The part of an RNA shown here (large-subunit ribosomal RNA, domain IV) has 352 nucleotides and comes from a metagenome. The prediction has a mean pLDDT of 89.
Context: one part of a larger RNA
């Protein structure tokens, strides 16, 4: 200097991205104890007081001696209450800095913001606001169930049986959850269109008995091909379906000051975003603007709404409890600092 302790004047977060750290709180008993609430909670809320040791009074418990009474004379059996053990509650003394005399032993309070909670989760850099969850919704499955696993046989679903079982989506509860079916998808529909294999079998090529001077023609049968015609599903189509994959407008004008538009025209679409919330875990512009809170606040809280680029189970808004969860702000503390000293142990350095 380092590392692990320990103490500290005044101040008391001025440290820092950030009270990281570390000080403070601390068991027990008594008093007390708010908004808010899903009435259970919140609560250990928050806040305060108590404690050792002797004399001493008053009181429960438990045990029950001596003495006494009663007969049926007993190891009876009713009074009795002393002692001793235990606990409570005063009162007075009294000793220390200090009586939970050491060690173990919450710091709290307000505010938002996500997630309802307990739970899980990156073994060895993330524990979370990620997953799960109950709950709702959709959807597939009638049992030799759908699913999945397996060349099969089986096996699992289940020794279940639609209040079951599997898949997706959401994610307690509380009020709700709008429009759009054009597109993809999915479900249903069959009247036409297209359309496989296969039937099908017109025609066409080769081949050669025969005809024929030749050139060529050419049955019959083998062979090589093949038009129409008839052919399912699926596609075209015709319809439904969003808690299906999704989507959810431009632009002019217009009111007796201005501004501003309930109104009006106009294009475009499958329909143009409702309800609630909105500079947000989302807002570029941006430290929007206003209120608050501070001596001073790019963070924080309430409001406005101009929503770059919120919005309804990729669920919307809220919401008591809960959270090694994240912003913000206070009390209490306190060597995190102002700004460092001072001690104690290991190291380091020096002999060996």
């Nucleotide at each position: 200097c380092c590392c692990u302790c320990g103490u500290u004047a005044a101040g008391g977060a001025a440290c820092u991205a950030g009270g990281c750290a570390a000080a403070a709180u601390g068991a027990c008993c008594c008093c007390g104890u708010a908004a808010c609430u899903u009435a259970g909670g919140g609560a250990g809320a928050a806040g305060g007081g108590g404690g050792g040791u002797c004399u001493u009074g008053c009181u429960g418990c438990g045990u029950g001696a001596a003495g006494g009474g009663g007969c049926u004379a007993g190891c009876c059996u009713c009074c009795g209450g002393a002692g001793c053990g235990u606990g409570g509650c005063g009162a007075g003394a009294u000793c220390a800095c200090a009586g939970a005399a050491a060690a173990u032993a919450g710091g709290c309070c307000c505010u938002a913001c996500u997630g309802a909670c307990u739970g899980u989760u990156u073994a060895a850099c993330a524990a979370a606001a990620a997953c799960u969850u109950a709950u709702g919704u959709c959807u597939c499955u009638g049992c030799g169930a759908a699913a999945g696993c397996g060349a099969a046989a089986g096996c699992u679903g289940a020794a279940g049986u639609a209040u079951a079982g599997g898949g997706g989506c959401u994610g307690a509860c509380a009020c709700c959850u709008g429009c759009c079916c054009a597109g993809u998808g999915c479900c249903g529909g069959a009247a036409g269109g297209u359309u496989a294999a296969a039937g099908g079998g017109a025609g066409a090529g080769g081949u050669u008995a025969g005809c024929g001077c030749a050139a060529g023609c050419g049955a019959a049968g083998c062979u090589u091909u093949g038009a129409a015609c008839u052919g399912a599903a699926g596609c075209c189509c015709c319809g439904g379906u969003g808690a299906a994959c999704g989507g959810c407008g431009g632009c002019c004008g217009u009111a007796a000051c201005u501004a501003u538009a309930a109104c009006g025209g106009u294009c475009c679409u499958a329909a143009g975003g409702u309800a609630g919330c909105g500079a947000a875990a989302u807002u570029c512009c941006u430290u929007g603007u206003c209120g608050g809170g501070u001596a001073a606040g790019u963070u924080c809280c309430g409001a406005c709404c101009c929503g770059c680029a919120c919005g309804a189970a990729u669920g919307g808004u809220g919401u008591a409890a809960c959270a090694a969860g994240u912003g913000g702000g206070g009390c209490g503390c306190u060597g995190u600092c102002u700004c460092a000293a001072c001690g104690a142990g290991g190291g380091a350095c020096c002999c060996g």